[in-house]
Context: one part of a larger RNA
């Protein structure tokens, strides 16, 4: 100097408190351990692993096992040397790779006719090749403290020195933010601000939107002529500045109240992570140094496995009902996908889905019904008309293929569960809680991520405690 310390003072944060909804019982999903197993690949392990890498393990992916095959090789470059040359096509053995003295097909360019040359085959050889090890040899990326309010420096003073000063101190702030002070002066990276969205208005612009007036038509409906008001779209502008007013304050910086305003003091959300910490994490992204394999740890194929299961977490769905089940009726969105796609209307089936196939390269056209909510009935407090695991049985889609091991639909079936100990998690406003909708990935397959609106709260006395963090002081036999 530093780290600590059940020393001390100031300060912050859903840290706690005051609220409201989980988790921990249940039953099923998914990871994870742990057994089991040819093999259950391999890596994450307090916060910061454990619906994590995998935004999607039927085969492929797979790296893992069993078996079959292969050796210059599935790829890449390059030498020598050979060839009646293509590749391929059918045939045949065979799980497939692949075999194969069978068939069919049987090149091109240039030439001086010897030959060369491109291409494909073959042999030999430098070599490819490795998701084998080390993330503690490394790059790149990522994670953490933490979107915390901090790290530096230069030149000046100070001290023999290591260092200090400036970054301390008195206010102030979300903020080392800003003012005052003062052996400092000044400046860098972080703060903030430029960016994007959301909330007012204006102006342009007028389809595929949009519908006030004006005219037609209809049972109705922007349906149709005419329009571009208004919704709305996408663009460029205005707006918010503590800029005005009282007050407190040191004549400051500020904070408090208020006006006016769609919006007030960082308007609401995001992007954006300073010096550094953890030898964090990743050689299975990729790159890359060493090391090792080299007829195998390299490639090709089936088939099996990653889906196992006496258990034990961790995440999350569905639930234990009357703020509610069932039945009819009946209203209202946002953002996205969409031609190897999305598919209307119609017709067949209880139903998944089936015919069919109109329009859409999308403000036109379809996925597309929003759902909670209202309004009517109907159930009466029961393990039920609650709950849906399980199981039998017909069946549909998708794809060579759903046995191991998909996802749905139908009927029958009708398990635990009556609100969950010790504990412990989120969240302070359009937020929790609810309820649906959308996309990636993807052929198929989501309770998992990622994104959109719908209805929509309750509670903050306050900082003594618990946990993290920021500044000064102080003690230290720790560096």
């Nucleotide at each position: 100097u530093g780290a600590c310390g059940g020393g001390g003072g100031c300060c912050c944060g859903c840290a706690c408190a005051a609220g409201c909804g989980g988790u921990g019982g249940a039953g099923c999903a998914u990871g994870u351990g742990g057994u089991u197993u040819a093999a259950u690949u391999c890596g994450a392990c307090g916060c910061a692993a454990c619906g994590c890498g995998c935004a999607g393990a039927a085969c492929c992916u797979u790296a893992c096992c069993u078996g079959g095959g292969u050796u210059u090789g599935a790829c890449a470059u390059c030498g020598u040397c050979c060839u009646g040359a293509a590749a391929g096509c059918c045939g045949u053995g065979g799980a497939a790779a692949c075999a194969u003295u069978g068939g069919c097909c049987c090149u091109c360019c240039c030439u001086u006719c010897g030959g060369g040359g491109a291409u494909a085959g073959g042999a030999c050889g430098a070599c490819a090749g490795g998701u084998g090890c080390u993330g503690c040899a490394u790059g790149g990326c990522u994670g953490u403290c933490g979107u915390c309010a901090g790290c530096u420096c230069g030149u000046g003073u100070c001290g023999u020195g290591a260092g200090a000063u400036g970054u301390u101190g008195g206010g102030u702030u979300a903020a080392g933010u800003c003012c005052c002070g003062c052996a400092a002066c000044g400046a860098g990276c972080g703060c903030a601000a430029c960016c994007c969205u959301c909330g007012c208005c204006u102006c342009u612009a007028g389809u595929u939107g949009c519908a006030a007036a004006c005219a037609g038509a209809u049972u109705a409906u922007g349906c149709u002529g005419a329009g571009c008001a208004c919704u709305c779209u996408a663009g460029a502008g205005a707006g918010a500045c503590u800029g005005c007013c009282g007050g407190u304050g040191u004549u400051a910086a500020a904070c408090c109240g208020g006006a006016g305003g769609a919006a007030g003091g960082u308007g609401g959300g995001g992007a954006u992570g300073a010096c550094g910490u953890c030898a964090a994490g990743u050689c299975c992204u990729c790159a890359u140094g060493g090391c090792c394999c080299u007829u195998a740890u390299g490639c090709c194929c089936a088939g099996g496995g990653c889906u196992a299961c006496a258990c034990a977490c961790g995440u999350g769905c569905u639930a234990c009902a009357a703020u509610g089940g069932c039945c009819g009726a009946u209203a209202c969105a946002a953002a996205g996908g969409g031609u190897u796609g999305c598919a209307a209307a119609u017709c067949c089936g209880u139903g998944a889905g089936g015919a069919g196939g109109a329009g859409c390269u999308a403000a036109u056209c379809c996925c597309a019904a929003a759902a909670a909510a209202u309004c009517g009935g109907u159930c009466u407090c029961a393990a039920u008309u609650c709950g849906g695991a399980u199981u039998g049985g017909a069946g549909u889609c998708u794809g060579c293929a759903a046995c191991u091991c998909g996802a749905c639909u139908c009927c029958a079936u009708g398990a635990a569960g009556u609100c969950g100990g010790a504990a412990u998690c989120g969240c302070u406003a359009g937020u929790a809680a609810u309820c649906g909708u959308g996309g990636a990935u993807c052929a198929g397959c989501a309770u998992g991520c990622c994104a959109c609106g719908g209805u929509g709260a309750a509670u903050a006395c306050g900082u003594u405690c618990c946990c993290g963090g920021g500044c000064c002081u102080u003690g230290u036999a720790c560096a």

RNAcentral holds the full RNA, with entries from SILVA. This is a predicted structure of a 479-nucleotide part of an RNA (small-subunit ribosomal RNA, 3' major domain) from a metagenome. The coordinates come from a structure-prediction model, not an experiment, and the mean pLDDT is 84.